[in-house]
RNA sequence: CCGAAUCCGUUGGGGUGCCCGCGAGGGCUGAGAGGUGAAAGCCGACCCAUCGAACCUGAUCCGGCUAAUACCGGCGGAGGGAACGGAGACGCGACCGGG
Numbered sequence: 001c002c003g004a005a006u007c008c009g010u011u012g013g014g015g016u017g018c019c020c021g022c023g024a025g026g027g028c029u030g031a032g033a034g035g036u037g038a039a040a041g042c043c044g045a046c047c048c049a050u051c052g053a054a055c056c057u058g059a060u061c062c063g064g065c066u067a068a069u070a071c072c073g074g075c076g077g078a079g080g081g082a083a084c085g086g087a088g089a090c091g092c093g094a095c096c097g098g099g
Stems, first nucleotide, its partner, number of pairs: 001098003006087005011049004017028004034043003055080003061074004
């Protein structure tokens, strides 16, 4: 010096699991495990949108742990993955990145 952080709008992306129970229902984790419907679907909440671990694939994966999922480590920053506008700002004080 430049970009930002953060917030808003629109648009888009995404998942909705595990355990017990005949069922009603209850328990666990999580930001979220919802409502309606015969079903397809629709609606809602939540998270995420390229500086992208939201989420998907490998994967009915491997080790630990747990009632199980979850969680921790590995695989692995491996392959995929949805963006524009405005405020911020006639700014440059703090964090981060670049020169």
Predicted 3D model of a 99-nucleotide RNA (TPP riboswitch aptamer (THI element)) from Limimaricola litoreus. The source organism's lineage runs through Bacteria, Alphaproteobacteria, Rhodobacterales, Paracoccaceae and Limimaricola. The coordinates come from a structure-prediction model, not an experiment, and the mean pLDDT is 77.